[in-house]
Context: one part of a larger RNA
RNA sequence: GAAUGAACGCUGGCGGCGUGCUUAACACAUGCAAGUCGAACGAUGAAGCCUAGCUUGCUAGGUGGAUUAGUGGCGCACGGGUGAGUAAUAUAUAGAUAACGUGCCUCCGAGACCGGGAUAGCCAUUGGAAACGAUGAUUAAUACUGGAUACUCCUUCUCUAUCUAAUUAGAGUCGGGAAAGUUUUUCGCUCGGAGAUCGGUCUAUAUCCUAUCAGUUAGUUGGUGAGGUAACGGCUCACCAAGGCAAUGACAGGUAGCGGGUUUGAGAGGAUGAUCCGCCACACUGGUACUGAGACACGGACCAGACUCCUACGGGAGGCAGCAGUGAGGAAUAUUGCACAAUGGGGGAAACCCUGAUGCAGCAACGCCGCGUGGGGGAUGACGCAUUUCGGUGUGUAAACUCCUUUUAUAUGUCAAGAAAAUGACGGUAGCAUAUGAAUAAGCACCGGCUAACUCCGUGCCAGCAGCCGCGGUAAUACGGAGGGUGCAAGCGUUAUUC
Numbered sequence: 001g002a003a004u005g006a007a008c009g010c011u012g013g014c015g016g017c018g019u020g021c022u023u024a025a026c027a028c029a030u031g032c033a034a035g036u037c038g039a040a041c042g043a044u045g046a047a048g049c050c051u052a053g054c055u056u057g058c059u060a061g062g063u064g065g066a067u068u069a070g071u072g073g074c075g076c077a078c079g080g081g082u083g084a085g086u087a088a089u090a091u092a093u094a095g096a097u098a099a100c101g102u103g104c105c106u107c108c109g110a111g112a113c114c115g116g117g118a119u120a121g122c123c124a125u126u127g128g129a130a131a132c133g134a135u136g137a138u139u140a141a142u143a144c145u146g147g148a149u150a151c152u153c154c155u156u157c158u159c160u161a162u163c164u165a166a167u168u169a170g171a172g173u174c175g176g177g178a179a180a181g182u183u184u185u186u187c188g189c190u191c192g193g194a195g196a197u198c199g200g201u202c203u204a205u206a207u208c209c210u211a212u213c214a215g216u217u218a219g220u221u222g223g224u225g226a227g228g229u230a231a232c233g234g235c236u237c238a239c240c241a242a243g244g245c246a247a248u249g250a251c252a253g254g255u256a257g258c259g260g261g262u263u264u265g266a267g268a269g270g271a272u273g274a275u276c277c278g279c280c281a282c283a284c285u286g287g288u289a290c291u292g293a294g295a296c297a298c299g300g301a302c303c304a305g306a307c308u309c310c311u312a313c314g315g316g317a318g319g320c321a322g323c324a325g326u327g328a329g330g331a332a333u334a335u336u337g338c339a340c341a342a343u344g345g346g347g348g349a350a351a352c353c354c355u356g357a358u359g360c361a362g363c364a365a366c367g368c369c370g371c372g373u374g375g376g377g378g379a380u381g382a383c384g385c386a387u388u389u390c391g392g393u394g395u396g397u398a399a400a401c402u403c404c405u406u407u408u409a410u411a412u413g414u415c416a417a418g419a420a421a422a423u424g425a426c427g428g429u430a431g432c433a434u435a436u437g438a439a440u441a442a443g444c445a446c447c448g449g450c451u452a453a454c455u456c457c458g459u460g461c462c463a464g465c466a467g468c469c470g471c472g473g474u475a476a477u478a479c480g481g482a483g484g485g486u487g488c489a490a491g492c493g494u495u496a497u498u499c
Base pairs, nucleotide, nucleotide: 001499002498003497004496006495007494008493009492010491013371014370015369016368017367018366019364020363021329026327027326028325030324031323032322035074036073037072040071041070043068048063049062050061051060052059053058054057081282082281083280090207091206092205093204094203095202096201097200100199101198105195106194107193108192109191110190111189113147114146115145116144123136124135125134126133127132161168208254209253210252215245216244217243220242221241222240223239224238225237226236227235257279258278259277260276261272262271263270264269284305285304286303287302288301307318308317309316310315335361337360338359339358343357344355345354346353347352374404375403376402377401384395385394386393387392409436410435411434412433413432414431418426443488444487445486446485447484448469449468450467454483455482456481457480458479464471465470
C1' cells in the first nucleotide's frame, strides 16, 4: 500500500446493487416449510333443480354434484440447511466399465384372454387417562392373486463359426406378464429393444504438519470353491499358501470438507475456501434394515443411549445444521413480514392445489458505486476569537449583503415495464409534472522525524504520549486545551487477520 462475512470509538443526508452467527454440529416455546389426484375405488352425500302427496311449507322420490376420513397411484431420495466427521470409501483432471443400473421422458415392435379370495373404510361390541387399539359381521378397485399365451427376455445343457477366454448366431429344457376408465378423441397397463438423462464401480496422477511416530498387517496378501450384489472384487465364508506395505515415509499422532474461485503480488509464489456454482458428508448420539427406479432416508420406521415434556404411575410424546423467532455463548451478525404476480418444482386430463424454493419488502454506513450539503458577485478587509515587537497580523470573500439555481427535501397530481388471452406480492413503487423555499444535510484523524501540516497557554520525569526513533525534570511545534493548518470525507480513526 491492498484486502475483510469484520468488531470497537466519534459522527451520520439520500439512492442503487450486494452482504449479514466466522463463537456452542449448544438447547429450543410458537407458527409455517410436502403434498396432490373423486377422470383408480367403495362410502358420505350439502346447495340448487324436477316430480308426487298434501297439512302451503313440510315429507317422499329422482337428478345433481360441493365435501372429504379410508383403500390405491405418484411425489416425499428434488428443493432448502450445516461443515461435525473425513488426509482418502473425499475432491480435481484424464481415462475404463467386454464388470453395471436407470421411475418419469422420446422412438420402435408385440400384446392386454379366462377367473378367484380377501381387506381398510362403514356397522356392532369393547379395552385405555392418553397415545393407540381388540373382536365380530360386511364391501370395492388401476390393491392382491390362480391359469393360458408370449419369436425377441432370464436360467441350465448341447452343437457350430469367429484366434483361447469373452462375444455373436442357431436348436432343446426350466421359470416369468397385462387393469381399467371415457360417447369418441385422449390418458393409462404389460413385455422386449433403442435413445436421452441421472447415477454405481474401477484405474492413473495431484492434494497439510510431525521421524521427539520406524516398523506395520491374520481377512492381513494371494489362490481354489461357494455365497452375495445391478455390477468387479476378501465384499463375506470354508480350505490352502505366506504373503502385502514401508526411508520415493508405511503405521501412528495432530489439523482439515474438496474444487471453480477469492485476496495479495510485476510475476513466480504466499494466504484463503463467506456469499454464487459443482462434488462429498451429516441430520439429537450410535446401530439396523424395510419400502422403493432411486435412501440405509433432515420434517419415515425399529432398537439402544443422553436430554426435555405429558401422565389417572399402568404408560406415552419429541428432535429448527429448513424459514422466522427464543435462551445461552460471544467483540459480533437481521423480521415470529407479504405473495405464489414472475422463474422453477410436486400432484392432476384440466380447472387448480401445495411450495419459508423463489420473487419481494423490513433492519444494519457491513461493503462497493453514485449524488448532495449550494452557485456568482461582495473590503473601510466588520464583530468575535487567537496572536503581537502594540504598529499590526491570521481566521478571510470567509460572514453579513445582493443576484440566481432547486440536484435533494416537502406537498399535490398523474402513472408504468416486469404479463404471451386473464392474472402484479413488490406498490400508488420507479418515473413524470406543478408548487414552496438556500431552504432538510459535515464530520473524523493528524500537525517532532519517517509524513502533508505551527503558534500560544497550562503542566513540570508529574499527568501523560508512543507504530519505530523517542518526548516530558519551568520558555515542550512530541503531554492537555485553544487559535490556525494538513489529509480524507458520509465517513474517519483504532484493533484483529492475510499478502
Molecule: small-subunit ribosomal RNA, 5' domain
Organism: metagenome